This is a predicted complex of two RNAs, RNase P RNA and transfer RNA, with 417 nucleotides together. Rfam match: Bacterial RNase P class A. Rfam classes the family as a ribozyme. The prediction has a mean pLDDT of 79.
[in-house]
RNA sequence: GGAGUCGGCCAGACAGUCGCGCCGCGCAAGCGGGGAGGAAAGUCCGGGCUCCACAGGGCAGGGUGCCAGGUAAUCCCUGGGGGACGCGAGUUCACGGAAAGUGCCACAGAAAAUAUACCGCCCGGGCGCAGGUCCGGGUAAGGGUGAAAUGGUGCGGUAAGAGCGCACCGCGCGGCUGGUAACAGGCGUGGCAGGGUAAACCCCACCCGGAGCAAGACCAAAUAGGGGAACACUGGUGUGGCCCGCAUCGUUCCCGGGUAGGUCGCUCGAGGUAUGCGGUGACGCAUAUCCCAGAUGAAUGGCUGUCCACGACAGAACCCGGCUUAUCGGCUGACUCCCCCU
RNA sequence: UGGGCCGUCGCCAAGUGGUAAGGCACGGGGUUUUGAUCCCCGCAUUCGGAGGUUCGAAUCCUCCCGGCCCAGCCA
Repeated sequence: GGAGUCGGCCAGACAGUCGCGCCGCGCAAGCGGGGAGGAAAGUCCGGGCUCCACAGGGCAGGGUGCCAGGUAAUCCCUGGGGGACGCGAGUUCACGGAAAGUGCCACAGAAAAUAUACCGCCCGGGCGCAGGUCCGGGUAAGGGUGAAAUGGUGCGGUAAGAGCGCACCGCGCGGCUGGUAACAGGCGUGGCAGGGUAAACCCCACCCGGAGCAAGACCAAAUAGGGGAACACUGGUGUGGCCCGCAUCGUUCCCGGGUAGGUCGCUCGAGGUAUGCGGUGACGCAUAUCCCAGAUGAAUGGCUGUCCACGACAGAACCCGGCUUAUCGGCUGACUCCCCCU
Repeated sequence: UGGGCCGUCGCCAAGUGGUAAGGCACGGGGUUUUGAUCCCCGCAUUCGGAGGUUCGAAUCCUCCCGGCCCAGCCA
């Protein structure tokens, strides 16, 4: 100098002025404080909170799936192992089980899993002068089919072949060593034992009760607390998919009618910032300090001036932790590879 | 805001691992003097989009996009 890998941060800035909604003070005028995001989004996971029983037992159903840890919890995160990719920094993986059982594997092909033989190779016999052809048997090394073909390579062996024998690799089993473990290494042993598919059913291990702030609690207003149908104690209902259990005695649907106002829940929280300590890290602990939207037709905006790199995606509605998706540009840290110079 | 469902040709739709039925419409041809009817033929590059699993995906899984439906109280 070039190429690249992995993170972190910002999201126009400042000033003036006029507004909007919230809180505090004030009789009032007014004054003071604070007012969108990294995703507020998708609602894909997990948790808090609230009601149903204090969420209890069983079945069904769903989820997760190498190991260890973090956490309130997770399908998240961190570290490690193994496979794949990359020269490398690094990236990536739904990564348990296919000898528990069942299913499926189109077309092609002899055969798609009980096995088997189209061409070929080899042996024996018949016929033929011969090229050959027919019959019986052996074989699976070679060809061919397919996404996939019954361990691979080499040597020996054989009529030709074949784990038939041997060496190495792979695989299974049993000790040993290291590691918390996943796993790795090495030793012995078995000629080798049945292809794929579990994002097919399934098996194994672990986890999961249901609903959601329109949850739920209270006040007020209003009225026809009316009519019909169905079921009702071996029952109905309480939101459970079902059974048990627990509580309760009416419930569901249709027609008709009334009312749709207010308060709480509501934002102080697994909270932010700084420092120190522990840990490889995710994270945890301690101390100090700060209070940072809370609306309910729903605020967060307009104008002016100066400057620049001329400003993307996008707007809270109970809250929080993650993931995913969208996103103009810019700043910055660590590391890798190549070339050149000293 | 929360919850549920759906997406296959222009329209209605079948297909739930094996290479996209069928009807209407549309286009061409035949029959007819002409038209209708009737007959024959044609008509899916992508199954809303992207990625993955698989030999193979409309179908199974994940993430997006679009559309539709439901909701308080007296009770």